The prediction has a mean pLDDT of 85. The RNA shown here (c-di-GMP-I riboswitch aptamer) has 83 nucleotides and comes from a Gemmatimonadota bacterium.
[in-house]
RNA sequence: AAACCGAAAGGGCAAUCCCCGCUCGGGGUGCGCAAAGCCACGGAUUCCUUCGCCUCGCCGGAGCGAAUCGCCGGGCUGCCGAG
Numbered sequence: 001a002a003a004c005c006g007a008a009a010g011g012g013c014a015a016u017c018c019c020c021g022c023u024c025g026g027g028g029u030g031c032g033c034a035a036a037g038c039c040a041c042g043g044a045u046u047c048c049u050u051c052g053c054c055u056c057g058c059c060g061g062a063g064c065g066a067a068u069c070g071c072c073g074g075g076c077u078g079c080c081g082a083g
Base pairs, nucleotide, nucleotide: 005083012033013032017028018027019026020025031070037076038075039074041073042072043071044068045067046066047065048063049062050061051060052059
């Protein structure tokens, strides 16, 4: 130097529920997260469309469709620094 772990401090994000407005937002609450910041590249899950079956399903397949990065892996970026 790089990589791994990450106490403390200052902050950050915001599950769920409630209220206001009733359109998208606002407020409260604070499950949790050291990347719970970003990316849909791979997998997975959900929705939509569609096909299949000796069985009509918590089944299997397809899609140039949609969603989820707070499901996992991967990529990029990133505050602090006791040890």